A computed fold for a 93-nucleotide RNA from a marine sediment metagenome, annotated as Purine riboswitch aptamer. Model confidence (mean pLDDT): 76 of 100. The model forms 100% of the base pairs in the Rfam consensus. It matches the Rfam family "Purine riboswitch aptamer". Clan: Purine riboswitches. About the family: Riboswitches are metabolite binding domains within certain messenger RNAs that serve as precision sensors for their corresponding targets.

[in-house]
RNA sequence: AUACAAAAUAAUAUUUUGCGUAUAAUAGCUUUAAUAAGGAAAGCGAGUUUCUACCCUAGACCGUAAAUCUAGGACUACGCAAAGAAGAAAUCA
Repeated sequence: AUACAAAAUAAUAUUUUGCGUAUAAUAGCUUUAAUAAGGAAAGCGAGUUUCUACCCUAGACCGUAAAUCUAGGACUACGCAAAGAAGAAAUCA
């Protein structure tokens, strides 16, 4: 001097929003549980050229039975656009 490894110090932006696509925050089942002060828990596979998610709240409805219905509200994956932030260069004063 070069290469590699480790440690210490300082600095350190990588964010937000909108839109599009996917998925309908959906539907099909199994076991168990509650019952008008209730409507739940666990699990399985399906759905996406798709990882993840598949719930919450309110109302309705069900006259005590085994079954819910409607409305509103997200996240995630990919793409596009805008804004913000940071850095660099050039020009002018």